[in-house]
RNA sequence: GCUGGGAUAGCUCAGUUGGUAGAGCACAUCACUCGUAAUGAUGGGGUCGCAAGUUCAAGUCUUGUUUCCAGCA
Repeated sequence: GCUGGGAUAGCUCAGUUGGUAGAGCACAUCACUCGUAAUGAUGGGGUCGCAAGUUCAAGUCUUGUUUCCAGCA
């Protein structure tokens, strides 16, 4: 330099044919307990790497770009 893949909640990851974003763990509150743990209920937390384009509508499609991984040279 070229090719392919990844980037989404604090962490690990889903997200189908484009239709206003979810799970587990963690965190907070409450219940339970003499107390803790465990368990149960509820809740907070996201500019979907960044910037444009297409569309009534983009995590998803297109282009550029940053970074990480693998391969080729």